A computed fold for a 337-nucleotide part of an RNA from a Patescibacteria group bacterium, annotated as large-subunit ribosomal RNA, domain IV. The coordinates come from a structure-prediction model, not an experiment, and the mean pLDDT is 85. The sequence was found in a public genome assembly. Rfam family: Bacterial large subunit ribosomal RNA. Rfam links the family to the GO terms ribosome and structural constituent of ribosome. NCBI's taxonomy places the organism under Bacteria, Bacteria candidate phyla.
Context: one part of a larger RNA
RNA sequence: CCACGUUUAAGGAACUCGGCAAAAAAGCAGGAGUAACUUCGGGAUAAUCCUUGCCAGCAUAUAAUUUUUUCGGAUUUUAUAUGUUGGCCGCAGCUAAUGUGCCCAUGCAACUGUUUACCAAAAACACAGGUCUCUGCAAACUCGUAAGAGUACGUAUAGGGGCUGACGCCUGCCCAGUGCCAGAAGGUUACGAGGAGGGGUUCACGCUCUGAAUCUAAGCCCUGGUGAACGGCGGCCGUAACUAUAACGGUCCUAAGGUAGCGAAAUUCCUUGUCAGGUAAGUUCUGACCCGCACGAAUGGCGUAAUGGUAUGGGAACUGUCUCAAACGUGGUCUCG
Numbered sequence: 001c002c003a004c005g006u007u008u009a010a011g012g013a014a015c016u017c018g019g020c021a022a023a024a025a026a027g028c029a030g031g032a033g034u035a036a037c038u039u040c041g042g043g044a045u046a047a048u049c050c051u052u053g054c055c056a057g058c059a060u061a062u063a064a065u066u067u068u069u070u071c072g073g074a075u076u077u078u079a080u081a082u083g084u085u086g087g088c089c090g091c092a093g094c095u096a097a098u099g100u101g102c103c104c105a106u107g108c109a110a111c112u113g114u115u116u117a118c119c120a121a122a123a124a125c126a127c128a129g130g131u132c133u134c135u136g137c138a139a140a141c142u143c144g145u146a147a148g149a150g151u152a153c154g155u156a157u158a159g160g161g162g163c164u165g166a167c168g169c170c171u172g173c174c175c176a177g178u179g180c181c182a183g184a185a186g187g188u189u190a191c192g193a194g195g196a197g198g199g200g201u202u203c204a205c206g207c208u209c210u211g212a213a214u215c216u217a218a219g220c221c222c223u224g225g226u227g228a229a230c231g232g233c234g235g236c237c238g239u240a241a242c243u244a245u246a247a248c249g250g251u252c253c254u255a256a257g258g259u260a261g262c263g264a265a266a267u268u269c270c271u272u273g274u275c276a277g278g279u280a281a282g283u284u285c286u287g288a289c290c291c292g293c294a295c296g297a298a299u300g301g302c303g304u305a306a307u308g309g310u311a312u313g314g315g316a317a318c319u320g321u322c323u324c325a326a327a328c329g330u331g332g333u334c335u336c337g
Stems, first nucleotide, its partner, number of pairs: 001332008010323002014321001019318001029051004037042001039166001053088012067074002089093001094099001102315006108308002113125002129164007141150003167303004172233003177230002179226005186221003192215002197210005234252005261295001262292001273289005
């Protein structure tokens, strides 16, 4: 010096990205007592407070036991439990070991689960629930050239696929584009059918090449529908008797111009926005405001008890994290062999 331990005056997070690590709480024993919130189950061992060993006495209860009996009981002894009085020892009585640290607020995800074997455990995946869509059974769908197999020895309360993701309150407008669905008309359209007409050859019969009109499928065009389908959801100008602002008006464009709710947010560039709270001091945090660069409704919106090896901020307690370092122990490192 390295690893792992033990202890430390005064202070007590001043350390640090961050209380990381350590310390602390003292433990599903007994008694008391427990808030907000809540889906009434929880939260909850919430929090918080007290007790705990040994010896002796007394009381009560229960069980057994002794003697006696007029069969009601009385009586002797013991054990256990509870209560109570007095005493004993120690710093300490769940005396060792095992066995929770706590509180407040917010984001995200409902939850238990799953995951990058070897840098990520999460807010990602899954999930019950919701919804759309396909499928009538020789099902749809998947595998296979096929036979055949799975689905399923199931049958629409079933099976496949997509999206969302408990629960509560909800889920607005746009069908112009793209997709999907429907449509006995019409247009266009392949092979094929058709064969007017024309060419070559020939004395001729023929042979052969070409070929108009017309008929003819899906598709596309066309007509409608459809958003929990892919998706989208505006400018400019003016206006109120201080100023400011604009309920109001005008105008242009669009398929329609963002509704409810939320909002400097896991989204806010400007930005450490502004105000309030917390601190002596706060780019973080919480509550508001709304000027949303660039939230927004199942690519779900907003809430939400419980849960979390989750993210963020604060607090009491506690400490060698630190002020600031010191001592000790064990094993290495090192030297010789």